Description:
The prediction has a mean pLDDT of 80. This is a predicted structure of a 122-nucleotide RNA (SAM riboswitch aptamer (S box leader)) from Akkermansia muciniphila. The sequence was found by an Rfam model in a public genome assembly.

[in-house]
RNA sequence: AUCUCAUUCAGAGUGGCUGAGGGACUGGCCCAGUGACGCCACGGCAACCGGUUGGGGAACGCUGCCCCAAUGUUUAGGUGCCAAUUCCAGUCUGCGACGGGUGUCGCGGAGAAAAAUGAGAA
Numbered sequence: 001a002u003c004u005c006a007u008u009c010a011g012a013g014u015g016g017c018u019g020a021g022g023g024a025c026u027g028g029c030c031c032a033g034u035g036a037c038g039c040c041a042c043g044g045c046a047a048c049c050g051g052u053u054g055g056g057g058a059a060c061g062c063u064g065c066c067c068c069a070a071u072g073u074u075u076a077g078g079u080g081c082c083a084a085u086u087c088c089a090g091u092c093u094g095c096g097a098c099g100g101g102u103g104u105c106g107c108g109g110a111g112a113a114a115a116a117u118g119a120g121a122a
Base pairs, nucleotide, nucleotide: 002121003120004119005118006117007116008115013042014041015040016039017038021031022030023029025090026089027088028087043082044081045080048078049077050075051071052070053069054068055067056066057065086114091110092109093108094107095106096105097104098103
């Protein structure tokens, strides 16, 4: 790098270093020398995995295995995250306006694609 599954309208920032772009991509709209982005330190959020507790199941000599629930100031630990809903849209679709128009704009619906994160596979 690839594939599968789950989640993505909640939540959580200070200091130091550096110095120009950054918010994945395209369009919009934002953030940014009153120092963004990034890196480091400390702090925090959350609860994906793990832990603990309880219940159930298969199996049963034991260890162990599977499912469900609860639990984060006594929940070890592994990730992740801490501007804006994944910042909004991108696919399909309803209504309205404009237009020569397979277009543009506005207001909705579904929730696709893409992306991110986790767990797993090979």
Background
Lineage of the source: Bacteria > Pseudomonadati > Verrucomicrobiota > Verrucomicrobiia > Akkermansia. The model forms 89% of the base pairs in the Rfam consensus.